RNAcentral holds the full RNA, with entries from ENA, Greengenes and SILVA.
This is a predicted structure of a 350-nucleotide part of an RNA (small-subunit ribosomal RNA, central domain) from an uncultured bacterium.
Its Rfam family is "Bacterial small subunit ribosomal RNA".
Its mean pLDDT, the model's own confidence on a scale to 100, is 87.
[in-house]
Context: one part of a larger RNA
RNA sequence: CUGGGUGUAAAGGGAGCGUAGACGGUUUUGCAAGUCAGAUGUGAAAGCCCGGGGCUCAACUCCGGGACUGCAUUUGAAACUGUAGAACUAGAGUGCAGGAGAGGUAAGUGGAAUUCCUAGUGUAGCGGUGAAAUGCGUAGAUAUUAGGAGGAACACCAGUGGCGAAGGCGGCUUACUGGACUGUAACUGACGUUGAGGCUCGAAAGCGUGGGGAGCAAACAGGAUUAGAUACCCUGGUAGUCCACGCCGUAAACGAUGAUUACUAGGUGUCGGGGGUUUAUAAACCUUCGGUGCCGCCGCUAACGCAAUAAGUAAUCCACCUGGGGAGUACGUUCGCAAGAAUGAAACUC
Numbered sequence: 001c002u003g004g005g006u007g008u009a010a011a012g013g014g015a016g017c018g019u020a021g022a023c024g025g026u027u028u029u030g031c032a033a034g035u036c037a038g039a040u041g042u043g044a045a046a047g048c049c050c051g052g053g054g055c056u057c058a059a060c061u062c063c064g065g066g067a068c069u070g071c072a073u074u075u076g077a078a079a080c081u082g083u084a085g086a087a088c089u090a091g092a093g094u095g096c097a098g099g100a101g102a103g104g105u106a107a108g109u110g111g112a113a114u115u116c117c118u119a120g121u122g123u124a125g126c127g128g129u130g131a132a133a134u135g136c137g138u139a140g141a142u143a144u145u146a147g148g149a150g151g152a153a154c155a156c157c158a159g160u161g162g163c164g165a166a167g168g169c170g171g172c173u174u175a176c177u178g179g180a181c182u183g184u185a186a187c188u189g190a191c192g193u194u195g196a197g198g199c200u201c202g203a204a205a206g207c208g209u210g211g212g213g214a215g216c217a218a219a220c221a222g223g224a225u226u227a228g229a230u231a232c233c234c235u236g237g238u239a240g241u242c243c244a245c246g247c248c249g250u251a252a253a254c255g256a257u258g259a260u261u262a263c264u265a266g267g268u269g270u271c272g273g274g275g276g277u278u279u280a281u282a283a284a285c286c287u288u289c290g291g292u293g294c295c296g297c298c299g300c301u302a303a304c305g306c307a308a309u310a311a312g313u314a315a316u317c318c319a320c321c322u323g324g325g326g327a328g329u330a331c332g333u334u335c336g337c338a339a340g341a342a343u344g345a346a347a348c349u350c
């Protein structure tokens, strides 16, 4: 290379947009690069294969044929690929009419609760645990009432409910704004799929500058527990958690399942639309498109299981795997303020 694979054994890139490339709907006309057919030349000899001959046989050797699957020139064919032109509407997109949604960004705003402050009532405890102690409290705590401050998160609704490419998104209102879905069939006319590099987005933690800081809480301090206890439990508590701007670029970034398209029994929930039937008022039934779940044939699978949301049957494109350890380490390079990230071996060993 061929071949085999990637849910759980090694293996799907964290996600999207998209360049080159690869692949690509229906009809028709031309060309003839690929493709196919014929002819000519060449493809040295020896070797190889086949049929004969010569050494007593064989090895060896001689003769004839084949083959040398290739290359070049030339004459044709036009189904397929390609290419050029013309046309189409089933793919794709636009328009129009609708309803759904925690999709995004910004501004404003609301109530409950925790904490703190002020004032009132009130008196000896509170708090905490398995039990305690540290801690708080006669300088009046805890409890309770009223007022105020400030930050963060949004109970119920809430749902294998919804939206988003993924990360993710949840009080309410407004402004701006992205996408999907249904119906229609007016328009464009293959404009498509995938996508090496590239660009963008990307939880938490962390970093830089400036704010903010109620609660929680790495580090840290103290009290317990214990043989010890650098822990689990308790009392405190700083970074951080929050905001703005800029970095970082990683996660069990998981459905451990790449994207797109077509086809392949059913049953039953649920969400957003459409059509129809009967009542007409909810509703019920039938049907259809798009999502999201469960169960289950065929088929697949080592099994578990998957099963129209495939891990089935096929096609296109990308990424990745090739025994365990050494090791996601070393070195080099790129990126980063740093932390580190990306790329990524070998010796040796079993």
Stems, first nucleotide, its partner, number of pairs: 004321003007304002012318001014201004021194003025088007033081002035077008048066007091191001092188003095184004103177007110154001115149007125136002162169002206247006215241002220236004258317006266295012299306002323350003332343004